[in-house]
Molecule: Guanidine-I riboswitch aptamer
RNA sequence: CGGGCAGUUUUCUAACGUUCCGCAACCCCUGGUUGGCCUGGUGUGAGAGAAAGCUCGCGCGAGGCGCGCCACGGAAGGACAAAAGCCUGGGAGAC
Numbered sequence: 001c002g003g004g005c006a007g008u009u010u011u012c013u014a015a016c017g018u019u020c021c022g023c024a025a026c027c028c029c030u031g032g033u034u035g036g037c038c039u040g041g042u043g044u045g046a047g048a049g050a051a052a053g054c055u056c057g058c059g060c061g062a063g064g065c066g067c068g069c070c071a072c073g074g075a076a077g078g079a080c081a082a083a084a085g086c087c088u089g090g091g092a093g094a095c
Base pairs, nucleotide, nucleotide: 006055007054008053009052010051011050012049015044016043020041021040022038023035024034025033026032027031056068057067058066059065060064070090072093076088077087078086
């Protein structure tokens, strides 16, 4: 200096917060305010977590079957109500 790892969707999980619901406290109580160090439902959700589908590549005894390994990693910024293992990003760096 150059190169390396198939793509995508769905469901879910670890995790995350607080719009809405619920919960708790208070108040001037058809309601309102505050609280996520409030268990939760809804919500967000993994490249390096799980499962499945489709596409793609390779192989074969071929209208189907098999294989597709591995993956340490900040700081900073961004979105939504907000945060994050979300996105920038298999990024920078490391190897």